[in-house]
The RNA shown here (c-di-GMP-I riboswitch aptamer) has 87 nucleotides and comes from Alkalibacter rhizosphaerae.
RNA sequence: AUCACGAAAGGGCAAACUUGCCGAAAGGCAAGGACGCAAAACUAAAGGGCCUUCCGAAUCAGAACGGGUGGCAGCCAGUAAGCCGUA
Numbered sequence: 001a002u003c004a005c006g007a008a009a010g011g012g013c014a015a016a017c018u019u020g021c022c023g024a025a026a027g028g029c030a031a032g033g034a035c036g037c038a039a040a041a042c043u044a045a046a047g048g049g050c051c052u053u054c055c056g057a058a059u060c061a062g063a064a065c066g067g068g069u070g071g072c073a074g075c076c077a078g079u080a081a082g083c084c085g086u087a
Stems, first nucleotide, its partner, number of pairs: 004086003012037002017032006035074001041079003047076002049072003053068004
């Protein structure tokens, strides 16, 4: 230095929920909070999947199907592998 591993030490992020704001919604931002996370770091036209909403078509209505807007990376995935070390 690289690969593997994730005990220890130092730390990091922050679910649900509550409050306020934005939004049609999904959801996002901030504060509190801590379920968890070894990449819970980044990437949403590399890709898959999911959520919202509108339209088409269908229908008694709904579901399923196709298309458009917006969103989720703490769903899989891709990029890269950041800190500490070797129980």
It matches the Rfam family "c-di-GMP-I riboswitch aptamer". Its family is annotated with cyclic-di-GMP binding in the Gene Ontology. Lineage of the source: Bacteria > Bacillota > Eubacteriales > Eubacteriaceae > Alkalibacter.